[in-house]
Context: one part of a larger RNA
RNA sequence: CUGGGCGUAAAGGGUGCGUAGGCGGCAGGGUAUGUCGGAUGUGAAAUCUCACGGCUCAACCGUGAACAUGCAUUCGAAACUGCCCCGCUAGAGUACUGGAGAGGAGAGCGGAAUUCUUGGUGUAGCGGUGAAAUGCGUAGAUAUCAAGAAGAACGCCGGCGGCGAAGGCGGCUCUCUGGACAGAUACUGACGCUGAGGCACGAAAGCUGGGGGAGCGAACAGGAUUAGAUACCCUGGUAGUCCCAGCCGUAAACGAUGUGCACUUGGUGUGGGGGGAGUUAUCCCCCUCCGUGCCGAAGUUAACGCGUUAAGUGCACCGCCUGGGAAGUACGGCCGCAAGGCUAAAACUC
Numbered sequence: 001c002u003g004g005g006c007g008u009a010a011a012g013g014g015u016g017c018g019u020a021g022g023c024g025g026c027a028g029g030g031u032a033u034g035u036c037g038g039a040u041g042u043g044a045a046a047u048c049u050c051a052c053g054g055c056u057c058a059a060c061c062g063u064g065a066a067c068a069u070g071c072a073u074u075c076g077a078a079a080c081u082g083c084c085c086c087g088c089u090a091g092a093g094u095a096c097u098g099g100a101g102a103g104g105a106g107a108g109c110g111g112a113a114u115u116c117u118u119g120g121u122g123u124a125g126c127g128g129u130g131a132a133a134u135g136c137g138u139a140g141a142u143a144u145c146a147a148g149a150a151g152a153a154c155g156c157c158g159g160c161g162g163c164g165a166a167g168g169c170g171g172c173u174c175u176c177u178g179g180a181c182a183g184a185u186a187c188u189g190a191c192g193c194u195g196a197g198g199c200a201c202g203a204a205a206g207c208u209g210g211g212g213g214a215g216c217g218a219a220c221a222g223g224a225u226u227a228g229a230u231a232c233c234c235u236g237g238u239a240g241u242c243c244c245a246g247c248c249g250u251a252a253a254c255g256a257u258g259u260g261c262a263c264u265u266g267g268u269g270u271g272g273g274g275g276g277a278g279u280u281a282u283c284c285c286c287c288u289c290c291g292u293g294c295c296g297a298a299g300u301u302a303a304c305g306c307g308u309u310a311a312g313u314g315c316a317c318c319g320c321c322u323g324g325g326a327a328g329u330a331c332g333g334c335c336g337c338a339a340g341g342c343u344a345a346a347a348c349u350c
Stems, first nucleotide, its partner, number of pairs: 004321003007304002012318001014201004021194003025088002028085004034080001035077008049065006091191001092188004096183003103177007110154001114150008125136002162169002206247006215241002220236004258317006266295007273287004299306002323350003332343004
């Protein structure tokens, strides 16, 4: 240097943007960096290999060949690579038209329910469980009616439906705003892919300051259960859950499957779009389109399974793995208010 792998055995970075780097479409001209060929010089000898010879053989020694795969100079080749010039439109992008969507941010509004407060009716229970008790209730509870207040979440629609890079997103309206998709043209002319560092985003819990607090509810208290019960069940209940600003940066952050491109039989649903028939509604048919499910050819896989949304066949680039434990720990460094995070061993042991 080469050789193996990463859905479930060890192994895909939580996700994106992007720097360096790596890689890069079609055609022409030039150049000659890589690349290829010739010549010359050099690449000491010994050693190694082969042939022959000399010591009776061998070791050893001699002669010759070969080796020294290289370097330098010079001449040449131009397919590929690189570089320069010129052009192209199939990659990529821009403009135009259009419909879909819980994509994001802010503001406003709504009804159901819950709890509380006040008032009315009304009386002895309510609540809770396997059964109970703690608890609440004659200071009038539960139930019921009316009014008011508060906070949080948005029933049906709702769908193995949709959107988003991921985390994630669900009442209604408005404002601002991102992306994807389709159609028919025009334009730019390789502007591309990936991406070590870096930057940004990143559920829940947790942290700091301020607000809010209906319901739920770690901790905690009580009642039960039990041999015990620091639990499961019940009655309460503080942080928290909610909002604003700022941290934290983790996860079974999962499709346990990195991103991009190309290629490889099919069947059947569904969302978006386009076309056609029909035209009141609407349903039917088709599609080189985009997404999302199921079943399965070939192939692949240790098997399970995957199977045009690949785990098939290839290419480009990144990340990661190398027996179990010790250990995702110690130490050091960086980050954090802290909690802790990131990076990351060894002795020893099986």

Overview
Predicted 3D model of a 350-nucleotide part of an RNA (small-subunit ribosomal RNA, central domain) from a metagenome. RNAcentral holds the full RNA, with entries from SILVA.